[in-house]
Context: one part of a larger RNA
RNA sequence: AGGCGGGGGAGCACUACAAGGGGUGUGCGCUGCGGUUUAAUCGGAUUCAACCCCGUAAAUAUUACCCGGGGCGACAGCACAAUGAAGGCCAGUCUGAAGGGCUUGCCGGAGGCGCUGAGAGGUGUUGCAUGGUCAUCGUCAGCUCGUACUGUGAAGCGUCCUGUUAACUCAGGUAACGGGCGAGACCCGCGUCAUCAGUUGCAAUUCAUUCCUGCGGGAGUGGAGCACUCUGAUGAGACUGCCACAGAUUAAUGUGGAGGAAGGUGCGGGCGACGGUCGGUCUGUAUGGCCCGAAUCUCCGGGGCUACACGCGGUCCACAAUGGUACGGACAAUAGGAUGCAACUCCGAAAGGAGGAGCUAAUCCCAGAAACCGUAUCGAAGUCCGGAUCGAGGAUUGAAACCCAUCCUCGUGAAGCUGAAAUCCCUAGUAAUCGUGUUUCACUAAAGCACGGUGAAUAUGUCCCUGCUCCUUGCACU
Numbered sequence: 001a002g003g004c005g006g007g008g009g010a011g012c013a014c015u016a017c018a019a020g021g022g023g024u025g026u027g028c029g030c031u032g033c034g035g036u037u038u039a040a041u042c043g044g045a046u047u048c049a050a051c052c053c054c055g056u057a058a059a060u061a062u063u064a065c066c067c068g069g070g071g072c073g074a075c076a077g078c079a080c081a082a083u084g085a086a087g088g089c090c091a092g093u094c095u096g097a098a099g100g101g102c103u104u105g106c107c108g109g110a111g112g113c114g115c116u117g118a119g120a121g122g123u124g125u126u127g128c129a130u131g132g133u134c135a136u137c138g139u140c141a142g143c144u145c146g147u148a149c150u151g152u153g154a155a156g157c158g159u160c161c162u163g164u165u166a167a168c169u170c171a172g173g174u175a176a177c178g179g180g181c182g183a184g185a186c187c188c189g190c191g192u193c194a195u196c197a198g199u200u201g202c203a204a205u206u207c208a209u210u211c212c213u214g215c216g217g218g219a220g221u222g223g224a225g226c227a228c229u230c231u232g233a234u235g236a237g238a239c240u241g242c243c244a245c246a247g248a249u250u251a252a253u254g255u256g257g258a259g260g261a262a263g264g265u266g267c268g269g270g271c272g273a274c275g276g277u278c279g280g281u282c283u284g285u286a287u288g289g290c291c292c293g294a295a296u297c298u299c300c301g302g303g304g305c306u307a308c309a310c311g312c313g314g315u316c317c318a319c320a321a322u323g324g325u326a327c328g329g330a331c332a333a334u335a336g337g338a339u340g341c342a343a344c345u346c347c348g349a350a351a352g353g354a355g356g357a358g359c360u361a362a363u364c365c366c367a368g369a370a371a372c373c374g375u376a377u378c379g380a381a382g383u384c385c386g387g388a389u390c391g392a393g394g395a396u397u398g399a400a401a402c403c404c405a406u407c408c409u410c411g412u413g414a415a416g417c418u419g420a421a422a423u424c425c426c427u428a429g430u431a432a433u434c435g436u437g438u439u440u441c442a443c444u445a446a447a448g449c450a451c452g453g454u455g456a457a458u459a460u461g462u463c464c465c466u467g468c469u470c471c472u473u474g475c476a477c478u
Base pairs, nucleotide, nucleotide: 001478002477003475004474005473007472008471009470010469011468012467013466016462017461020426021425022424023423024422026318027317029315030314031313032312033311034310035308036307043054044053065303066302067301068300069299070298071297075117076116077115078114080111087107088106089105091103092102093101094100121292122291124290125289126288130286132281133280134279135277136276137275142181143180144179145178146177147176149156150155160173161172162171163170186270187269188268189267190266192236193235194234195233196232197231198230201226202225205224206223207222208221209220210219211218212217239263242257243256244255245254246253319419323378324377325376326375327374328373329372336365337364340359341358344355345354346353347352385416390411391410392409393408394407395406396405432454433453434452435451436450437449438448439447
């Protein structure tokens, strides 16, 4: 100087507690992992920081695994070769299939994997040889330099103390005075206003016109229009600026208030210091070393990654009446669409099928939002709850649906009556709940990522638990 302490002090955090809300832990299913099994069940990741993770879709392909069958050697040297090399092929046979091999022949016309080297290729090995990138400590407040000063020196000081802050944020003190990286500022979105713009968007006013009428008006079409909404570009706006109190009577700052669309970082995101974890990734790509090299390369057929006594994680649906069912009624936003989205019509009980307008999309389509509201019914039951499992019949995608896809209809109706110890998330348009879109995509979403609808409770504290930062102290540690 560091590190550690079941040493001390100060401060902080819903991956801490407290006060609350909702879960997980129970059951079925889906999914990932372990284990076991298997010819193979490819490989990686294993506390937080592995386990719907790489993989943001395994029927084939993917695919790296297993079984079986084929193919490939640039270049150099040498066997062999016009007594015909490489290459190709009818028929038969071996075969899942195949001039792939073999039998018998034919075509061909100059090279030559039979041998030795050397390559191409390798999702082969090493992430403890690496680049790049990502995670995490941690969006924590730290990390460091120049000069001066102190010390024989390693080093110290600055970076400490007091107050304060989200913050090494700022103020005051001070042998220090200044600087840099980080914090902040900055960038993007949302919230208010103004200006500009007006089609594909809008519809206040107004004109013409068609239909309905309970004569009040309502619905539609076309034109004028850009007021409003919206779209998207440029600006304005917030700075403790103002007031009171507290604070060293003065500072930084804190508490309350006014005005304001917004108030003390307005809210949400991007941005991740010096470094640590020999953290993850050689299976995204790149790349050193080592290895395979006619097989660890590459292609094809089939299988496997989908197994199943069991254990663990994540998640969907449930156990019901704040509910189930039936009928009727209302209101979104994001995003996507030319091998695509498909209105509408017809057929079908439905999944779906036959046609097919429009749309290179603020124009057309996907598109029915659902929770919600109204009415009716069910009456506490393993039920009109719950939907696993299985049977039968159909539909779609695709070359192909047995292993192993999805959907529809009818039947079947299992477990489950709120979950021990333990444990997770969350402070406001948040949690909870309700649907919608998209990614992947031939087909398949209980997943990921977005979007909007309804919309709470509690705290405004603390350091007790779990940790983090700073100061200080002890040390058989370096």
This is a predicted structure of a 478-nucleotide part of an RNA (small-subunit ribosomal RNA, 3' major domain) from Candidatus Iainarchaeum sp. It was read from a public genome assembly. It matches the Rfam family "Archaeal small subunit ribosomal RNA". Rfam 15.1 lists 709 matches to the family in 491 species. Its mean pLDDT, the model's own confidence on a scale to 100, is 81.